[in-house]
RNA sequence: GCGAAAUUGGUUUAGUGGUAGAAUGCGUGCUUCCCAAGCAUGAGACACGAGUUCGAUUCUCGUAUUUCGCA
Numbered sequence: 001g002c003g004a005a006a007u008u009g010g011u012u013u014a015g016u017g018g019u020a021g022a023a024u025g026c027g028u029g030c031u032u033c034c035c036a037a038g039c040a041u042g043a044g045a046c047a048c049g050a051g052u053u054c055g056a057u058u059c060u061c062g063u064a065u066u067u068c069g070c071a
Stems, first nucleotide, its partner, number of pairs: 001070007010024004018054001026042005047063005
């Protein structure tokens, strides 16, 4: 330099056009003599910019970061 892939709560991840889920972690409450475990409940996310569309995490283009391959 060229090509490919990935980017979603703090972390690990599901979701291929129609209200973004789960696990774990965190807060609160219950339970317990205390801790741990358990139960209930709550807050928290679509890398950034533009385009298409009635509607975009999803499709298109560009940018950024990471990984892999080729030279």

Predicted 3D model of a 71-nucleotide RNA (transfer RNA) from a Minisyncoccota bacterium.
Taxonomically the source falls in Minisyncoccota (Bacteria, Bacillati).
Rfam family: tRNA. Its family is annotated with triplet codon-amino acid adaptor activity in the Gene Ontology. The family's RNA type in Rfam is transfer RNA.